[in-house]
Context: one part of a larger RNA
RNA sequence: UUGGGUUUAAAGGGAGCGUAGGCGGAUUGUUAAGUCAGUUGUGAAAGUUUGCGGCUCAACCGUAGAAUUGCAGUUGAUACUGGCAGUCUUGAGUGCAGUAGAGGUGGGCGGAAUUCCUAGUGUAGCGGUGAAAUGCGUAGAUACUAGGAGGAACAUCAGUGGCGAAGGCGGCUUACUGGACUGAAACUGACACUGAGGCACGAAAGCGUGGGGAGCAAACAGGAUUAGAUACCCUGGUAGUCCACGCCGUAAACGAUGAAUACUAGGUGUCGGGGCCGUAGAGGCUUCGGUGCCGCAGCUAACGCAGUAAGUAUUCCACCUGGGGAGUACGUUCGCAAGAAUGAAACUC
Repeated sequence: UUGGGUUUAAAGGGAGCGUAGGCGGAUUGUUAAGUCAGUUGUGAAAGUUUGCGGCUCAACCGUAGAAUUGCAGUUGAUACUGGCAGUCUUGAGUGCAGUAGAGGUGGGCGGAAUUCCUAGUGUAGCGGUGAAAUGCGUAGAUACUAGGAGGAACAUCAGUGGCGAAGGCGGCUUACUGGACUGAAACUGACACUGAGGCACGAAAGCGUGGGGAGCAAACAGGAUUAGAUACCCUGGUAGUCCACGCCGUAAACGAUGAAUACUAGGUGUCGGGGCCGUAGAGGCUUCGGUGCCGCAGCUAACGCAGUAAGUAUUCCACCUGGGGAGUACGUUCGCAAGAAUGAAACUC
């Protein structure tokens, strides 16, 4: 390489949009490139193979055929694939009428709580722990009351509830804005799927510049514990956490399960719609789209999965090939840096 695989054994890209490419619905005509059939030429010899023959046999050699699965020309076939032309509506999209939502961005507003400041009441403790101590407090703390400042986060509602491609999104309100679902069937007429490169997105931490800084809190300091304690516990506390702009581009970025389409028993919750039947009340039946649980066939090494498949099939992409060395070295690209991406070998078991 072929093959076989990718939830958990090695292996699904963090996730999207999309270029090339690959692949692609129904139907009619045409063409004959792929495909199939015939025929012609060529496909050196040796070798291979079949028959016969020569060395006493064999190896070896000679001779006649076959094969040489290929290439080119030519004559036909037209089911399938392709090209061209036309038609269609089921896939896909647009328009129309509605619906739900922590989807996104900007602005405004709100209350609870912590901390600090000021004033008042008030007096000797507070705080903290397994127990303590460091710490705070007679310069009046803790506690209670009133007023003020400032930052961050939004209890209850809250739900294997909702939305989003993923990361993620939760007080209220407003402006702008993306997507989804349902109904009906007006329009386009295969416009679809996937997607190497590419582009844009991407938690936390980290970086740059300028702000902000209540609480929390790496580092750091002190007190304890301990044989020691560079920890766990306690008292403090700076970066950071927050905002704006710009970088970084990684995570157990997980459902450890790529995307799309079709098909394949049931049962039971829940969320958003539609239809039908109800004494119009509760509700019942049914149909789409999500989100859970149980379970048959089937699959699986087992665990388990099971219409949200890990079942049955098709298309496209990514990835794996014993452990260590090693996600290391070298080179290259990117980055301000930290580092990221790509990614070996010797050697060893």
The part of an RNA shown here (small-subunit ribosomal RNA, central domain) has 349 nucleotides and comes from an uncultured bacterium. Its Rfam family is "Bacterial small subunit ribosomal RNA". Gene Ontology terms of the family: structural constituent of ribosome and ribosome. The full RNA is in RNAcentral, with records from ENA. Its mean pLDDT, the model's own confidence on a scale to 100, is 88.